[in-house]
RNA sequence: GAUAAACGCUGGCGGUGUGCUUUGUGCAUGCAAGUCGAACGGGUUUCGCAAGAAACCAGUGGCAGACGGGUGAGCAACACGUAAGCGACCUGCCCUAAAGUGGGGAACAACUCCUAGAAAUGGGAGCUAAUACCGCAUGUGAUCCUCGUAAUUAAUGAUGAGGAUUAAAGCCGUAAGGCGCUUUUGGAGGGGCUUGCGUCCGAUUAGAUAGUUGGUGGGGUAACGGCCUACCAAGUCGACGAUCGGUAGCUGGUUUGAGAGGACGACCAGCCACACGGGGACUGAGACACGGCCCCGACUCCUACGGGAGGCAGCAGCAAGGAAUAUUGGGCAAUGGGCGAAAGCCUGACCCAGCGACACCGCGUGGGGGAAGAAGACCUUCGGGUUGUAAACUCCUUUUAUUGGGGAAGAAUAAUGACGGUACCCGAUGAAUAAGCCCCGGCUAACUACGUGCCAGCAGCCGCGGUAAUACGUAGGGGGCAAGCGUUAUCCGGAUUUACUGGGCGUAAAGCGGGCGUAGGUGGCCUGUCAAGUCAGAUGUGAAAUCUCCCGGCUCAACUGGGAGGGUGCAUUUGAUACUGAUGGGCUAGAGUGCAGCAGAGGGUGAUGGAAUUCCCGGUGUAGUGGUGAAAUGCGUAGAUAUCGGGAAGAACACUAGUGGCGAAGGCGGUCACCUGGGAUGUAACUGACACUGAGGCCCGAAGGCGUGGGGAGCAAACAGGAUUAGAUACCCUGGUAGUCCACGCCGUAAACGAUGAUAACUAGCUGUUCGGGCUCUACGAGCUUGAGUGGCGCAGCUAACGCAUUAAGUUAUCCGCCUGGGGAGUACGGUCGCAAGAUUAAAACUCAAAGGAAUUGACGGGGGCCUGCACAAGCGGUGGAGCAUGUGGUUUAAUUCGAAGCAACGCGCAGAACCUUACCAGCGUUUGACAUCCUAAUCGCGGAUUCCAGAGAUGGAUUCCUUCAGUUCGGCUGGAUUAGUGACAGGUGCUGCAUGGCUGUCGUCAGCUCGUGUCGUGAGAUGUUGGGUUAAGUCCCGCAACGAGCGCAACCCUCGUCCUUAGUUGCCAUCAUUCAGUUGGGCACUCUAAGGAAACUGCCGGUGAUAAGCCGGAGGAAGGUGGGGAUGACGUCAAGUCCUCAUGGCCCUUACACGCUGGGCUACACACGUGCUACAAUGGCGGUGACAGUGGGCAGCAACCGGGCGACCGGUAGCUAAUCUCCAAAAACCGUCUCAGUUCGGAUUGUUCUCUGCAACUCGAGAGCAUGAAGGCGGAAUCGCUAGUAAUCGCGGAUCAGCAUGCCGCGGUGAAUACGUUCCCAGGCCUUGUACACACCGCCCGUCACACCAUGGGAGUUGGAUUCACCCGAAGGCGUUGCGCUAACCUAGCAAUAGGAGGCAGGCGACCACGGUGGGUUUAGCGACUGGGGUG
Repeated sequence: GAUAAACGCUGGCGGUGUGCUUUGUGCAUGCAAGUCGAACGGGUUUCGCAAGAAACCAGUGGCAGACGGGUGAGCAACACGUAAGCGACCUGCCCUAAAGUGGGGAACAACUCCUAGAAAUGGGAGCUAAUACCGCAUGUGAUCCUCGUAAUUAAUGAUGAGGAUUAAAGCCGUAAGGCGCUUUUGGAGGGGCUUGCGUCCGAUUAGAUAGUUGGUGGGGUAACGGCCUACCAAGUCGACGAUCGGUAGCUGGUUUGAGAGGACGACCAGCCACACGGGGACUGAGACACGGCCCCGACUCCUACGGGAGGCAGCAGCAAGGAAUAUUGGGCAAUGGGCGAAAGCCUGACCCAGCGACACCGCGUGGGGGAAGAAGACCUUCGGGUUGUAAACUCCUUUUAUUGGGGAAGAAUAAUGACGGUACCCGAUGAAUAAGCCCCGGCUAACUACGUGCCAGCAGCCGCGGUAAUACGUAGGGGGCAAGCGUUAUCCGGAUUUACUGGGCGUAAAGCGGGCGUAGGUGGCCUGUCAAGUCAGAUGUGAAAUCUCCCGGCUCAACUGGGAGGGUGCAUUUGAUACUGAUGGGCUAGAGUGCAGCAGAGGGUGAUGGAAUUCCCGGUGUAGUGGUGAAAUGCGUAGAUAUCGGGAAGAACACUAGUGGCGAAGGCGGUCACCUGGGAUGUAACUGACACUGAGGCCCGAAGGCGUGGGGAGCAAACAGGAUUAGAUACCCUGGUAGUCCACGCCGUAAACGAUGAUAACUAGCUGUUCGGGCUCUACGAGCUUGAGUGGCGCAGCUAACGCAUUAAGUUAUCCGCCUGGGGAGUACGGUCGCAAGAUUAAAACUCAAAGGAAUUGACGGGGGCCUGCACAAGCGGUGGAGCAUGUGGUUUAAUUCGAAGCAACGCGCAGAACCUUACCAGCGUUUGACAUCCUAAUCGCGGAUUCCAGAGAUGGAUUCCUUCAGUUCGGCUGGAUUAGUGACAGGUGCUGCAUGGCUGUCGUCAGCUCGUGUCGUGAGAUGUUGGGUUAAGUCCCGCAACGAGCGCAACCCUCGUCCUUAGUUGCCAUCAUUCAGUUGGGCACUCUAAGGAAACUGCCGGUGAUAAGCCGGAGGAAGGUGGGGAUGACGUCAAGUCCUCAUGGCCCUUACACGCUGGGCUACACACGUGCUACAAUGGCGGUGACAGUGGGCAGCAACCGGGCGACCGGUAGCUAAUCUCCAAAAACCGUCUCAGUUCGGAUUGUUCUCUGCAACUCGAGAGCAUGAAGGCGGAAUCGCUAGUAAUCGCGGAUCAGCAUGCCGCGGUGAAUACGUUCCCAGGCCUUGUACACACCGCCCGUCACACCAUGGGAGUUGGAUUCACCCGAAGGCGUUGCGCUAACCUAGCAAUAGGAGGCAGGCGACCACGGUGGGUUUAGCGACUGGGGUG
């Protein structure tokens, strides 16, 4: 885009079309084929007195019922289409032309009578007419025979003469005449037959055929013909697809498509076939006959049970079936048909109407104005926006619908109009009667809100939905189409996705494993002829309708009339002759032969050689050997292994050996001989296109396997043992049988690979190598050149890319094979082959939305290379064991608030939970609220302090005292404060860190991450950023299709280390004086303080490196190669952490999930883990002596000093807002003692007495004294930190804080050991490689088993269908034959009666044959216990 459509929602009008696609299933009822009295006899009725007339009717007779109408079952065929033929034919009615129509005869219906039957239908007797029937006459003619024209022609016909045979009907009319009848000619139209070409699928249908193919004679037909029959011959068809199976009416055309094609064959038109299923003939011009006959069968109906009747695939209609398809209408007015002389009759053909949005076409549902942009609805950032000029309102119009009036054409005619009071015309009323459907994630035009929460649902494909859904449902809005809109189904297109136009096959699906060769296809150069192909012209045809164009008719259109074109085709004919073809002649460039020398693991057969292995014999010799990652099994004291000598056997041929050679491929390797195939080079003697390819076919064909017979050393499936392992039916080891070898015969497959069919031609090169030839030279060699092979690289070109590239995957030509999404499946069934294994040929159901190729970027690897890091190693000290502290899990609980979860949660948030904190629990209270803003009213306060009462307290009540609102326009005017009230609102540590901001952790202070322009690539991307060096570093240097740049690195910043300058108080004191004392004077040199500067840059030297960057060593220097430390954290990763710091979207609560208070809890305790502290002791404990720091802190504070206390501390009280006073004592150190013990170690636990803080130490603080004195003797597997002022060890300070630190953040004192090195573990960086991974190896993914579902193969069988063969039966029927019986016309005899004959009928018989029966075969479909694999989950 289309449709004979259907379904869902909706539906105003008209026109034109169209309407059982399914059961060719069955049908009630009515109608669909009759007509003629001018062919005939008769009957009935009416009129008439009658004669008679008229009308109607059954019958005889004629014509028509073979047309028209329906359907598509069958049919793969001369059925259809197209083009021809019939010299092999027929033709009623019609036209044309010629001739005729004489004279006789005998019957049968109707009718009358009798009679059978329920009926249908008959039977008997008698009468009768004709255009019914039968002789005779005539013969224009026609047919047949003979002869001729008459010889031809592929084949016959036409005609002349003679002979024989052969016709007829009358009716109407006063008449004229008309209509008929008979014979014949020609025509028109119709039909029959024959032929060329075209006409679906299947080869898992390959052979078919006995009337089969042909001939002769005969029969039959309108006619040819095996159409039929007898005989004779053995043919005929088939790979150009016979036969068989399946499907199907064919065509004009319809639909789609740019076309070529594809699909279809409703309506209309042509042809065919069929008429309940099957068979058959009759009549006739025509039928083997839809509304005729006979028979068989099934079904239905009637019946008196004896018998009968019927055929809607005609028009309506009914039932059934189905998703689904109309009225039991009107009319013969028109067109057409039948009959008739005509009037006319008949006509469900036809013309009309009815029903259905079923299709196409047309029209309408109103038009103009109208903003307070109304209300409502929806959204909202709450301002507003949208619906929306839309509505309302106002003015106007009247198509359509309704209604009044008029009113056709269609009728060529005197009459006749179903449609129809229709179309159309003129009026009337009045916006009045008239809008829906689908969609809005992308494709694809159109977006928001709410609801829902992987539910409900959507979905054409991709895919939406798991709490912010433009995708579900609803609403608002929008988009599209519109009396329709969507869905479903089907066809074409897009799909160059079967490729003729117009595809491919190295790796995506696809080259047969290889060759030879049949048919076929294709084929070199020159030339003659022909004209089949080809090209051009002409003629005929290609029905009409349809299609295209032009013109016309319905108001337009759909629809329809006229004209033209087209119809790509077929046939005939004329011409052309380049090319192809056919045929003739020639040529040598293709191909082949000959000749010459050449290379070679080419093949076959026979012979032969040495090394090695194993075995056997003997010698020497002794305890092992063998094997492995390590072992063991095995062998060996019965003498192995090792070694020497001898012998046997079988198999394979080291080195040479080579991207070397040969072969068609498989493949071929010691040497020699024989037989044999092929090749290259050279030559140019011979043939003269002999060629290429090759469906079928035939041959060869690794390994392995099979059969028979040999052989068997080594190796070695199976098997056995030993190991390994969780297991180990494996990898490893020790053994070992088939086999491997030979002969003969099968198998016929491989990643049979160059994953690349064969042949021929053409298209840059460079460089190896093998085998030939030629030329040159300085000649045992070299150079140049030319063929044939075999490699590497590379241009053009090709390719999706990779790559190929004269050995093409380039450009061409010919031929063959093969492919058409993945799986199912190279499977099933069937066939063929095979001894078997199996091979070959080769599907479908079902299922998925992918499977696949090449390349890219990452990530990953028990891949590679380089490098780094307390990563390992080397060391030192710990953890893991104990007790305690602390955090976590778990458990418990009314609550034990919440978060953090590998590294990167766990002394983490918490720099400090007794109350508070506090978020948790119990109880008691408050409700505009503890807090903010606004409004109203009141007060001028408020607030602070005291006392009392109730209460657990919050809170409530009372009392006393103090106290000052501000501005002012002087107005309770403004501001402020408080109280009360109201509602907007407050409030939430409630949820979502997976809606977020911000902040943070981590990889990682790792050296990386990117961009612009350019270049390369179809592209993703690459290059730069890779490479060679170097560095801590993408740091720097060099090179380079890159050149630059940015974020990172480094540096700039802080601090420590040296010096200088400045400044000396609270700091310092060398010199002078002084003191207990830098105490004071004095000084600022030193220390120190704190401001500013200097200093370090591979700068210098040597070596090394590339003369670079740099590295190594040295000098100088306080410091040397980033001097030490800190701050500083690229692009990003982890949906990492945090909604409980803060902020914030959405959701949720609102007398509660908010707020206040008291008490409790966060402090629980069978247990498990992390981080620490203290220890286990002598490098120590205890006692004593008493020296040396630094960072810091201090007024609700630090506190000297004095006094008290054993002590924690208490009481007094200087100084200090700090380089001034104070915390402040530093501790390890040193001396003495203890002497290896659960101790003079260790300090848990417990008892008791106290101290301090605080409203308050019970749950639940810290400290002191006395007493108690647990575990623990250095810690399993495992694991952590640290490279120098570091580890270890020692103390000190600070934040938080009323009090509380073993934690955290800082400070200084003492002060080591070790690093060979980068193999390994871990983490990381760069390059490279593989990848089926991309959620990225914590990836992906295979098979069995279990369960569910689905389709399918096998299957004992079973049930249907189709078909075939053999036999039996043999209706009707025609044919043949017979014909006892019956018999009008004609003939003979007879006066006649009658008899006989011819002919006919009934009947009999025969062959053929439908249906039916029996048995066998083939084929197909359904079901089938059980069973096999397959698919999906």
The RNA shown here (small-subunit ribosomal RNA) has 1433 nucleotides and comes from an uncultured bacterium. The prediction has a mean pLDDT of 83.